RNA sequence: CCGUGCUAGGCGGGGAGCUCGUGGUGCCCUGUACCCCAGAUCCACGUAUGGGGGGCUGAAUUCCCGUCCGAGGCCCGGAACGCAUCACGUACGACCCGUCGAAGGUGUCGAGGGCCGGGUCCUGCGCAACGGUGCCCCGUGAACCGAGUCAGGUCCGGAAGGAAGCAGCUCUCAGCGGACCGCCCCGUGUGCCGCAGGGAUGCCUGGUCCGAGCCCGAGGCGGGCACCGGCGUGGUGCGGGAACGGUCGACGGCGGGUGCACGG
Numbered sequence: 001c002c003g004u005g006c007u008a009g010g011c012g013g014g015g016a017g018c019u020c021g022u023g024g025u026g027c028c029c030u031g032u033a034c035c036c037c038a039g040a041u042c043c044a045c046g047u048a049u050g051g052g053g054g055g056c057u058g059a060a061u062u063c064c065c066g067u068c069c070g071a072g073g074c075c076c077g078g079a080a081c082g083c084a085u086c087a088c089g090u091a092c093g094a095c096c097c098g099u100c101g102a103a104g105g106u107g108u109c110g111a112g113g114g115c116c117g118g119g120u121c122c123u124g125c126g127c128a129a130c131g132g133u134g135c136c137c138c139g140u141g142a143a144c145c146g147a148g149u150c151a152g153g154u155c156c157g158g159a160a161g162g163a164a165g166c167a168g169c170u171c172u173c174a175g176c177g178g179a180c181c182g183c184c185c186c187g188u189g190u191g192c193c194g195c196a197g198g199g200a201u202g203c204c205u206g207g208u209c210c211g212a213g214c215c216c217g218a219g220g221c222g223g224g225c226a227c228c229g230g231c232g233u234g235g236u237g238c239g240g241g242a243a244c245g246g247u248c249g250a251c252g253g254c255g256g257g258u259g260c261a262c263g264g
Stems, first nucleotide, its partner, number of pairs: 001264006009057003012030004020046005034054004063257006072248004081239010092229002095224006104215003112210009121198006127191002129188004134183002137178004146171004154163003
């Protein structure tokens, strides 16, 4: 150096999570890496690296070590951005004022304006209506404490005569009832009512004078305002998760390392 037969090893790995801790099932990444059994209110273990059974390969493309690259995960961090709200600013919109003014309507069958009136409005008074109180009118109305007349009886008196006075009758006070004609007073969401005064110029309207405009208004321009919408800046809250940094690290690249027996 060649051949044959074996052995160690290999037939996937990693991240987060779970757990006292480790590995696995499950999730994610990588990418192709035998089969069967059980495994999340889980399975197997206690420093080994999942447990049990079977199979293939086998000293190198495949096993082991180092290094580079780096998918992806995790930690820290909190940017951009979004929403809400507050303050300030701006003046784009909206809004307000002025001016020009399209279309339309109306007008010599008189636009619009001036002057003189009237109504609508307010105040006072009157009249009427309605309601109420009182007076007037009618009736009733006092055991005694109202009036008149006072039988009987009582009192004074020798008598003549005189006095008070109950019942009855008549009248009347207060009161009660009625009548509503008249009168006084008071009141009123009363009135095609009257008189006087006032006010407002908004509406309606009469007369008279002048005699051609007037109404509405899309839109343009100028100015104003800062309540609202928009925009800008800043604050606060909520969401959002970037960069930088750290950690683990699959796949892959490069370099190095690793047997035993027999025969030639």